[in-house]
A computed fold for a 690-nucleotide part of an RNA from Candidatus Peregrinibacteria bacterium CG10_big_fil_rev_8_21_14_0_10_36_19, annotated as large-subunit ribosomal RNA, domain II. Rfam family: Bacterial large subunit ribosomal RNA. Gene Ontology terms of the family: ribosome and structural constituent of ribosome. Taxonomically the source falls in Candidatus Peregrinibacteriota (Bacteria, Bacteria candidate phyla). The coordinates come from a structure-prediction model, not an experiment, and the mean pLDDT is 84.
Context: one part of a larger RNA
């Protein structure tokens, strides 16, 4: 792992309560028991008791009225009502849908494993070292001492048995639920070991690891208490139709539960009381916008006042100030906790309209209380986040279908079936891939097809201002000069280190007391200027828009149009027809649910017609299918073949039925009810098979 069976909303009540069948209603009603009686209920008597028939008030009480109260005031409750039985819905008590802890209690079993102890037995080849003592010598005044030799001690040393388990390796559905190989430690001791025997679960026993207590220990295992309990996790079984939420709010030892409350549903009932739209009428302090106020705040005037300088022997008067700076003027700004102003919306009442499964009560049933993105307003963050918190919409959630290659939350549209009809939407029209053409510009970057301060003779289109046939601008020839090397400063300083200048005059077509190169310092080259030469609807500066360029680096591969491929656009603006495109609208036909009218006879029902619906989780409600057993039915079926089990036909919107062939070999069904161990794909589901 597959496949069979089996596997979850049930049952009782001194019950409660809504809703529906029924009886009864002269109110209803029997409980225990009783009689006779049945296969069994079932009849029949038994009014004890319960609701109901009157309420109020704490209570005495009083009563259609009672209480509070001085009160005849005013407030509060009342001025009525049905019971019994059955079935379904729910709530309460109980295991209460079903599996499913870890743990607590209580009784008892365990020390044949293992820790300790007791009691008694039992092993430790084989070598080495050589303590005390003792003896002899030596030596001492005696002694200590030293030497040999004798002795044999030790948690002594080597190492086998035996014990152990440090180190590496296989092994890891092993040889083994701790093993093997190798290697290593103890190995006369706190040493190992037989047998008997003791301690028992909040207890033991522990050279102490919460170590061990029978492959179980931070409290052994059995078995009761027990279906402990679990605001938690998972599962919870045919069908159809009609409606369809929630993910807020208060309050909670409360935040992953929960209660009221909003939102769904189902009934019944009032009634137009609703959403939406004009309209009229309101109150606002928000976007914005100003600064009169209350803070900030920029420059300027104008001046208290501080600073500094000069002053005078010293304080000081006094004077100047390219310092600072109240008030105040004058022009500019700024604000969530700022307003002399002030929208749109938005909300509130009223009139008018006004689609209908609207709203609104009562009453029975829920669920929901983890949201998610997207756009707009704010708040925290870094105007970071696929961030976290409110508002306000809006889709997902519970929504399929079109588009965005691919993609819950985007952008189009809401799927009762069916149709090889027809129109559009969003988006698209060269190919993949359904559908395309024109007209007029831009783009040369594969821009398109990622991105910024910032940069640039890119390129189109627009203005402006200047020279320009009196020859511009570019190039190309020539001049580009004298006083003069301007003073100063300097070793020097000449046009070009560096300071000073009314930076001058002079000759000229024009030439700076000089734009740069360059010298030590001169030269030397070049510029500004001028003449020529040549030649133009030309040159050249600035603004402004279009669209292109540069900035531009990421980790396995082009990889930042889905791809192919496109600039002769298939690329961007502008504009015109025109086509694709969807479950959308529209046509035809079928089903279904509301509602209104019609329809025969009185209800049900039933048909026809007309309208308005028919995505759907949780969830409320409605309609039925099928199992298993039980009453009654059909004088039902069946060895001339029941059930069951394969096939095929066929009937129905579905669960599902029929029949017909084969197989099987004795049961089995239709109808109309009743009653439940009633419907499996999942629960790490139970057991069996394979």
């Nucleotide at each position: 792992g597959c496949c069979a069976a089996c596997g979850a909303g049930u049952u009782u009540g001194c019950u409660g309560u809504a809703c529906g069948g029924c009886g009864c209603u002269u109110g209803g009603u029997u409980a225990a028991g009783g009689a006779a009686g049945u296969a069994a209920u079932a009849u029949c008597c038994g009014g004890a008791g319960c609701c109901a028939u009157a309420g109020u008030g704490a209570a005495a009480g009083c009563g259609a009225g009672g209480g509070u109260g001085a009160a005849u005031a005013a407030c509060c409750c009342g001025a009525u009502u049905g019971u019994g039985u059955c079935g379904u819905g729910c709530a309460c008590a109980a295991g209460a849908c079903c599996c499913g802890a870890a743990a607590c209690u209580g009784a008892g079993u365990g020390a044949g494993c293992u820790a300790a102890c007791c009691a008694u037995g039992g092993c430790c080849a084989g070598g080495c070292u050589g303590a005390a003592g003792c003896g002899c010598g030596a030596g001492u005044a005696a002694a200590a001492u030293c030497a040999c030799g004798u002795g044999g001690a030790g948690g002594g040393c080597c190492g086998a048995a035996c014990c152990a388990g440090g180190g590496c390796a296989u092994g890891u559905u092993g040889c083994a639920a701790a093993a093997u190989g190798c290697u290593u430690g103890g190995a006369u001791g706190a040493g190992c070991u037989g047998u008997g025997g003791u301690u028992a679960g909040g207890g033991g026993c522990g050279a102490a690891a919460a170590g061990c207590c029978a492959a179980u220990c931070g409290a052994a295992c059995u078995c009761a208490g027990a279906g402990a309990u679990a605001g938690c996790u998972g599962g919870u079984u045919c069908u159809c139709c009609u409606c369809g939420a929630a993910a807020u709010a208060g309050c909670u030892u409360u935040a992953g539960g929960g209660c009221u409350a909003g939102c769904c549903u189902u009934a019944u009932g009032u009634u137009a009381a609703u959403a939406g739209c004009a309209g009229u009428a309101g109150g606002g302090g928000u976007a914005g916008a100003g600064c009169g106020c209350u803070g900030u705040u920029u420059g300027g005037g104008c001046u208290a006042g501080g600073g500094g300088g000069c002053g005078a022997a010293a304080u000081a008067a006094g004077u100047c100030u390219a310092c600072c700076a109240a008030a105040c003027c004058c022009a500019g700004a700024u604000a969530a906790a700022c307003u002399u102003c002030g929208a749109a919306u938005a909300c509130u009442a009223c009139u008018g309209u006004g689609a209908a499964u609207u709203u609104c009560a009562u009453a029975g049933g829920a669920g929901u209380c983890a949201g998610a993105c997207u756009a707009u307003g704010a708040c925290a963050g870094c105007g970071a986040a696929g961030u976290g918190c409110c508002a306000u919409a809006g889709u997902c959630a519970a929504a399929a279908g079109g588009g965005a290659a691919a993609c819950a939350g985007c952008c189009c549209a809401g799927a009762u079936c069916a149709c090889c009809a027809u129109c559009u939407a969003a988006g698209g029209u060269c190919c993949c891939a359904a559908a395309u053409a024109a007209a007029g510009c831009u783009u040369a970057a594969g821009u398109g097809g990622u991105a910024a301060a910032g940069g640039a003779u890119g390129u189109g289109a627009a203005g402006a201002c200047g020279c320009g046939u009196a020859u511009a601008c570019a190039a190309c020839c020539a001049g580009g000069a004298g006083g003069u090397u301007g003073g100063c400063u300097u070793a020097g300083a000449a046009g070009c280190a560096g300071c000073c200048a009314u930076u001058c005059c002079u000759u000229u077509a024009a030439a700076g007391a000089g734009u740069g190169c360059g010298u030590a310092a001169c030269a030397g080259c070049u510029c500004a200027c001028u003449g020529g030469u040549c030649u133009a609807u030309g040159c050249g500066u600035c603004u402004c828009c279009g669209c292109g360029c540069c900035u531009a680096a990421a980790a396995u591969a082009u990889a930042a149009c889905g791809g192919g491929g496109c600039u002769c656009a298939a690329a961007g603006c502008u504009u015109u027809a025109a086509c694709c495109g969807a479950a959308g609208a529209u046509g035809u036909g079928a089903g279904u649910g509301g509602c209104a009218c019609a329809u025969a006879a009185u209800u049900g029902a039933u048909u026809g017609u007309g309208u308005c619906g028919c995505g759907g989780u949780a969830g409320a409600g409605g309609a039925g299918c099928g199992u298993u057993c039980c009453u009654g039915u059909c004088a039902g079926c069946g060895u001339u073949g029941a059930a069951g089990c394969a096939g095929a036909a066929u009937c129905g919107g579905g669960a599902g039925g029929u029949u017909c062939u084969g197989u099987g070999g004795a049961g089995c069904g239709u109808c109309a009810g009743g009653a439940a161990g009633u419907g499996a794909a999942a629960a790490u589901g139970u057991u069996g098979g394979c």